[in-house]
Molecule: Lysine riboswitch aptamer
Organism: Macrococcus lamae
């Protein structure tokens, strides 16, 4: 002490930017359930499976057809309140949970190192999902924001461990 080396602190991106909470609604759905009456006639159920154990069941399991009544819960658009800008998603891979119990895994919910995605929109596939809602993931497009290059017009590339503004001389140099 320039260079913006490395710390640090503070902003910026959108008025559809991110993620929670609430409140009402739409949707769920005339659906699951429960009550009857009919056929049929031996299983069902405790998240799947397997094995045990428990309940209930020929005084009719399980289906199915009808009448009758008849939710809710994840998800979800507005809004509104907070909190914030890896805000938050989403993945591998480890470890933890629970329900009668065990069991090797699956599914579901947490918790940790890692990897990718700057943002959101629109369309297409696949998947969840009652669903044309909505989430994500891949792949297109146009737009945006930060940076370098370009510069007459206006454009190339690239991307958040980024940028920008200030601040440190304890490390590096």
């Nucleotide at each position: 002490a320039a260079a913006a080396g490395a710390g640090g602190u503070a902003g910026a991106g959108g008025u559809u930017g991110c993620a929670a909470u609430g409140a009402a609604g739409a949707a769920g759905a005339g659906u699951a359930g429960c009550a009857c009456u009919g056929c049929u006639g031996a299983u069902a159920c405790g998240g799947u499976a397997u094995c045990a154990c428990g309940u209930a069941a020929a005084u009719g399991a399980a289906g199915c057809a009808g009448u009758g009544u008849g939710a809710a819960a994840g998800g979800c658009g507005c809004c509104a309140u907070u909190g914030c800008c890896g805000a938050a998603g989403u993945u591998u891979c480890u470890c933890c949970u629970g329900a009668u119990g065990a069991u090797a895994a699956c599914a579901a919910g947490g918790a940790g190192c890692g990897g990718c995605u700057g943002g959101g929109c629109u369309g297409a596939u696949a998947u969840a999902g009652a669903a044309g809602a909505u989430a994500u993931a891949u792949c297109a497009g146009a737009c945006u924001g930060u940076c370098a290059c370009a510069a007459u017009c206006c454009g190339u590339g690239a991307u958040g461990c980024g940028c920008u503004a200030c601040u440190u001389a304890a490390c590096a140099c």